[in-house]
RNA sequence: AGAGUUUGAUCCUGGCUCAGAACGAACGCUAGCGGCGUGCUUAACACAUGCAAGUCGAACGAGAAAGGGAGCAAUCCUAAGUAAAGUGGCGCACGGGUGAGUAACACGUGGGUAACGUACCCUCGGGUGGGGAAUAACGAACCGAAAGGUUCGCUAAUACCGCAUGAGACCACGUCCUUUGAGGAGGAUGAGGCCAAAGGAGGCUACCGUAGGGUAGUUUCCGCCUGAGGAUCGGCUCGCGGACCAUUAGCUAGUAGGCGGGGUAAUGGCCCACCUAGGCUACGAUGGUUAGCUGGUCUGAGAGGACGACCAGCCACACUGGAACUGACACACGGUCCAGACUCCUACGGGAGGCAGCAGUGGGGAAUAUUGCGCAAUGGGCGAAAGCCUGACGCAGCAACGCCGCGUGAGUGACGAAGGCCUUCGGGUUGUAAAGCUCUGUCAGAGGGAAAGAAUUCUACGGAUGACCUCCGUAGCUGACGGUACCCUCGAAGGAAGCACUGGCUAACUCCGUGCCAGCAGCCGCGGUAAUACGGAGAGUGCAAGCGUUGUUCGGAAUUAUUGGGCGUAAAGCGCGUGUAGGCGGUUCAACAAGUCUGGCGUGAAAGCCUGGGGCUCAACCUCAGAAGUGCGCUGGAAACUGUAGAACUUGAGUACUGGAGGGGAAGGUGGAAUUCACGAGUGUAGAGGUGAAAUUCGUAGAUAUUCGGAAGAACAUCAGUGGCGAAGGCGACCUUCUGGACAGAUACUGACGCUGAGACGCGAAAGCGUGGGUAGCAAACAGGAUUAGAUACCCUGGUAGUCCACGCUGUAAACGAUGGAUGCUAGACGUCGCGGGUAACCAACCCUGCGGUGUCGAAGCUAACGCGAUAAGCAUCCCGCCUGGGGAUUACGGCCGCAAGGCUAAAACUCAAAGGAAUUGACGGGGGCCCGCACAAGCGGUGGAGUAUGUGGUUUAAUUCGACGCAACGCGCAGAACCUUACCCAGACUUGACAUCCUCAGAACCUGGCCGAAAAGCUGGGGUGCUCGCAAGAGAACUGAGUGACAGGUGCUGCAUGGCUGUCGUCAGCUCGUGUCGUGAGAUGUUGGGUUAAGUCCCGCAACGAGCGCAACCCUCGUCCUUAGUUGCCAUCAUUAAGUUGGGUACUCUAGGGAGACUGCCGGUGUUAAACCGGAGGAAGGUGGGGAUGACGUCAAGUCCUCAUGGCCCUUACGUCUGGGGCUACACACGUACUACAAUGGCCGUUACAAUCCGUUGCGAGACCGCGAGGUGGAGCCAAUCGGAAAAAAACGGCCUCAGUUCAGAUUGCAGUCUGCAACUCGACUGCAUGAAGGCGGAAUCGCUAGUAAUCGCAGAUCAGCAAGCUGCGGUGAAUACGUUCCCGGGCCUUGUACACACCGCCCGUCACACCAUGAGAGUUGCUUGGACCUGAAGUCGAUGUACCAACCGCAAGGGGGAAGUUGCCAAAGGUCUGGGCAGCGAUUGGGGUGAAGUCGUAACAAGGUAGCCGUAGGGGAACCUGCGGCUG
Repeated sequence: AGAGUUUGAUCCUGGCUCAGAACGAACGCUAGCGGCGUGCUUAACACAUGCAAGUCGAACGAGAAAGGGAGCAAUCCUAAGUAAAGUGGCGCACGGGUGAGUAACACGUGGGUAACGUACCCUCGGGUGGGGAAUAACGAACCGAAAGGUUCGCUAAUACCGCAUGAGACCACGUCCUUUGAGGAGGAUGAGGCCAAAGGAGGCUACCGUAGGGUAGUUUCCGCCUGAGGAUCGGCUCGCGGACCAUUAGCUAGUAGGCGGGGUAAUGGCCCACCUAGGCUACGAUGGUUAGCUGGUCUGAGAGGACGACCAGCCACACUGGAACUGACACACGGUCCAGACUCCUACGGGAGGCAGCAGUGGGGAAUAUUGCGCAAUGGGCGAAAGCCUGACGCAGCAACGCCGCGUGAGUGACGAAGGCCUUCGGGUUGUAAAGCUCUGUCAGAGGGAAAGAAUUCUACGGAUGACCUCCGUAGCUGACGGUACCCUCGAAGGAAGCACUGGCUAACUCCGUGCCAGCAGCCGCGGUAAUACGGAGAGUGCAAGCGUUGUUCGGAAUUAUUGGGCGUAAAGCGCGUGUAGGCGGUUCAACAAGUCUGGCGUGAAAGCCUGGGGCUCAACCUCAGAAGUGCGCUGGAAACUGUAGAACUUGAGUACUGGAGGGGAAGGUGGAAUUCACGAGUGUAGAGGUGAAAUUCGUAGAUAUUCGGAAGAACAUCAGUGGCGAAGGCGACCUUCUGGACAGAUACUGACGCUGAGACGCGAAAGCGUGGGUAGCAAACAGGAUUAGAUACCCUGGUAGUCCACGCUGUAAACGAUGGAUGCUAGACGUCGCGGGUAACCAACCCUGCGGUGUCGAAGCUAACGCGAUAAGCAUCCCGCCUGGGGAUUACGGCCGCAAGGCUAAAACUCAAAGGAAUUGACGGGGGCCCGCACAAGCGGUGGAGUAUGUGGUUUAAUUCGACGCAACGCGCAGAACCUUACCCAGACUUGACAUCCUCAGAACCUGGCCGAAAAGCUGGGGUGCUCGCAAGAGAACUGAGUGACAGGUGCUGCAUGGCUGUCGUCAGCUCGUGUCGUGAGAUGUUGGGUUAAGUCCCGCAACGAGCGCAACCCUCGUCCUUAGUUGCCAUCAUUAAGUUGGGUACUCUAGGGAGACUGCCGGUGUUAAACCGGAGGAAGGUGGGGAUGACGUCAAGUCCUCAUGGCCCUUACGUCUGGGGCUACACACGUACUACAAUGGCCGUUACAAUCCGUUGCGAGACCGCGAGGUGGAGCCAAUCGGAAAAAAACGGCCUCAGUUCAGAUUGCAGUCUGCAACUCGACUGCAUGAAGGCGGAAUCGCUAGUAAUCGCAGAUCAGCAAGCUGCGGUGAAUACGUUCCCGGGCCUUGUACACACCGCCCGUCACACCAUGAGAGUUGCUUGGACCUGAAGUCGAUGUACCAACCGCAAGGGGGAAGUUGCCAAAGGUCUGGGCAGCGAUUGGGGUGAAGUCGUAACAAGGUAGCCGUAGGGGAACCUGCGGCUG
């Protein structure tokens, strides 16, 4: 510090996700040790049991027992003035827990208190005299189950009550001084009133004594009273700061203030009486929701964000609610009273209780520990002290919950062991890893030693002092942890490694299994038979006593943007204006010092963080010091900027004057053209109208057309213009009246008067609504006619609201420049409108120029790009509005507005990983332009109808083997299925196999019988031994048989794992690259453009210049000529024959080698002086001369695993192999491709011609003979320019047939044959005779062909024993037509639109049906919460009253003073009744929404999406939608 994810790719916007750190965590797997921390986040739920606050005998009275001892015993001593209890003092308000409540002076921070308190503690001053009356304990009697209580009697005090004293304090008064905010405050002083106290323990001296002690004096200590001061801790109060919701906008009667009282330690409506009518609030009152606050913690570069466990400060609470008492302090966690809920005891009459103290229990929960030890240390309470108490605390226990540290060994060790895994079978890897050898000893274990934490207090001794106390010194006593840390020894590598991950992000890869299954997944996404993504294994990577997962927070996220974002098209500028609050604000001067800057002081607790030291062996941890704490307060200073108040200025703004421009607005009036008229009057006759074509409709009752007149309403052609005006909406005939604004000019004046603008107010197209008019045309709805599969539409004929007017409402639009307003600055060029200046001048125009509008292009700059560009989307400032992923949702609920329609404001649940902008390349378009092709057209001949052949589908079958399926499968693989082929079926056999290699044994091989069998196979004979080497034995090669296991074998699967080969677009003209240039980039350029071509062929131009694969050419063949060579070819001349038969010749033909020839080369024209085209000459051939071979980058997961090869999978006595038979030849049908026909351009018969390619020894086979014929016999010749196949056929000539199912056509069938072959039954071809079907030129539709072509005619070959209507070649005869490119199909180039990219066979919308999910409404219902009114009213304070009540003091007494029960008043918790508000749950039914591989209906949108789309509004319709009106261009 970034990364993944939208796309075919790109840039941007934008969300989602990941990598990091952290945690009081939990869960899974695993686990050796130690240190330091931490440990109910949930039920402030309920609690059994134990403990958590007591202490003091040196305040006081009283005072046991057990036990022990003595004694014969009684009894005494001791225990012991002890325990227990009581009076009294101090403490119990601390310490400890929890976070329910609380949005508040609760907390933080800084002030104030002249408005206050403070026990214990410290310092200082003074005092401590003398009396009195009770009471608990205790005793007696009694009540009660208990808790507890009543009466009588006795007694003490540091308990209680008077009196004395009174410096000072306090109360009221007087005088003086100081200060002041003028109220007061402080100081000094005078004379009055009033108010205190308590003793206890030691030492010494003296006296008395019943010998326990007492009294007096003195002294010490601890107390007591009073006053002042301090310290500490509190109370109250103020400024500022820190949560959310405005779908909470108004709240408030003790409310705000005052006077006077009460109350308090103290201010105060804190409380009360009276008076006034205020107070709070958009700088957010009130209400609601949530929440203890802080130091800090986590994260972050920081600013921030989140949190508030442990530790520390503050607050609040103590079962729930209320209340006071005591006290220095409480309205009191382990106190009291009352009410409530709950639990327990009970003798039913009554009582008891409060773990949010420490342990612990139940419960809740994903989840959180021991009913431990000790007061040794630290701290607290009491005490003079010893000491006691202390679940504070110190320790231990449990838990990997966290942080930190250590270990699980180290060195050496290659045969790179074995085993595992993989493998291309060679090896690789695990891996120096192990074993082995040599060492070490941390931790754990065993044994032994052994701290620090300990200082006090106290005891003893000594010293100081006259002595006690006290102080100092020395010695001794005191440890829960704990025999712990630590140290030593022993022994042994011995006891100690897991978890997650391995597709990308993200470090780490292979095999097997599985087969869209099982599963994984943080995001993208994996899995449908070769999964690095699932599961296992091996290997690897990361961390490590832990590792992962889940949850949460911050980060990354500049994704709420102060630092640090945006708003033309991505989300986002209010429809427009006026203007309030607010924010911001021109120039100059002097002043102040609020902001601002700066110095100092105080504070900012400690801990923490940071820095530097120190201590535990290190670290975590602990500790010391420093720094920091960005803040607040006080104070001194500065004056540039902002501000405040003051003085001035003119440039911002405004006013006055003159002038012209304008569809600016409102009202009234006027005009002409057109339309219409169940208005009138004519002329006139059969149609009119309407459409793509029609029909509905009008018309003989006279339409349409045409002429004249009349009526009515609405709108204003031409002018008219990216022209004008207005803030926007908007505004268009002419005239008049009223009225707003802008602009120009020249002076004068005011003197910052300005800009923006939350709320607010006003204006605001069309549609729509209300009332009343009006209604010509147009026209939602509606009706009819068409179209259509349907047509609730588009088209047509009609037609009502409405459109118009007046008044009122509505308040929205793609209200758009999708661009808020204002100001300043920043190149130009060219238009146009208004006014002005110069020039010019009769006017006007041209030219130069200023200001204000309105446009086009464009520099810099900006922008993701498109684009914007002085009318900014540039550079800046000010103010307002708005945005924060898509959907849900221009929605629900609530509120406000509206007559309604509806508008404004505006969520959530849930769901997705995208949604989107701009641009790019393609593809596509019922977009455009240009151009090709037998593409159409023009022609010729077919197919589709018939019969047959053949292939396919389907069906059938034991099997009908398999593949090929639009073009580009279907006479295709198959250039030839009777057996074989053959892969299929049935049956019979074989199992190292029919075939290959290796090993062992035997035998050479081989030839030939018989039996059985359908054959394969099996059984059984005979003959026969060879070759090489060798010393005889024997060994070897080849072959056969037997055996063994490695292996063979598979036309089994996957062509979607592949190679190779092939088809197709297409012989279409295209497809690319290097360098350069342009662009952020994908990409573009080149390759586009102007011409031209069959062609990206060539030329010209050009930010391109070149190049490659294609095109063309080079190759083969045909056409002309030359040359060479003449046998088997040929024959002009010579001779010869039946015959080129022979001699001869090699001229010609021909053969087959080599060459020539054609290149737009020449001429003319056109064209850009080009390329090229047109015409011509010459030429055998002319513009690629004809044909062939040749097939760019690529597309179709095209075809083929059954040609071959091959990965993987599968079978292995079978999915292999052999054999016999059958099948591939089936047959109701359907399709393709062919053949033959339907006849006279013909058929039949006869005669006579003319080819070329090609083939032949397992062969072609002549002549001859036989047969009607197929064919047979036979065999000449030929290894072929020699012989043979071989007859070419159509044609020509002659004859017959005469338009008919025929002398057409030949299917089918019968009989008889021939040939091939082991074998023609299933199932061959051919022949003869007989038979003689359909068929009379073929519906919709569709195919081929542009010249030696179509058509037509035959010939040959491959395959092949035989089988050809198929295929491949060959030649013979030999046409017609092409105006042309509108249309159909296919293709090429350019351009345009796009929501497509699997690319239009695309994408995609809505209803309906089904399933699930969340949500709104809903008769109601349940619960919670909070108001209002009233009733009742506990305890308790306060007030009143207060009896036949009562110790202290006064008084002789009566009584007074004081106290107290009871009663009562105000307040008042809980409760009750009635009635509101809010929130939450449930709810029959119902509304829409979302999601869901293959449901239904249509096809609305994206291309001109087939009616351009969209916005607002209104009506209609199964649905998308359609139509009307106005608007926008996206």
Small-subunit ribosomal RNA from an uncultured Myxococcales bacterium, 1530 nucleotides, folded computationally. Its mean pLDDT, the model's own confidence on a scale to 100, is 85. The RNAcentral record of the sequence draws on SILVA. Its Rfam family is "Bacterial small subunit ribosomal RNA". Gene Ontology terms of the family: structural constituent of ribosome and ribosome.